A computed fold for a 75-nucleotide RNA from a Methanobacteriota archaeon, annotated as transfer RNA. Its Rfam family is "tRNA". Rfam describes the family as follows. Transfer RNA (tRNA) molecules are approximately 80 nucleotides in length. Its family is annotated with triplet codon-amino acid adaptor activity in the Gene Ontology. It is annotated as a transfer RNA.

[in-house]
RNA sequence: GGGCCGUUAGCUUAGCCCGGCUUGAGCACCCGGCUGAUAACCGGGAGGCCUCCAGUUCAAAUCUGGAACGGCCCA
Repeated sequence: GGGCCGUUAGCUUAGCCCGGCUUGAGCACCCGGCUGAUAACCGGGAGGCCUCCAGUUCAAAUCUGGAACGGCCCA
């Protein structure tokens, strides 16, 4: 330098193909229940610039272009 893949909650991730109600889940965290107590278990809660910029559209996490960062491969 070239090709491909990835970036969504504190962590791990689904959803992206084929645009459409408020983006879901597990773990962690907070509150409550249960227990002599802890864990487990049960109920509830908070937590998201969907990496960034621009474009298309009535509408973008999702489509298009560019950029950043990370990974793999080729040279």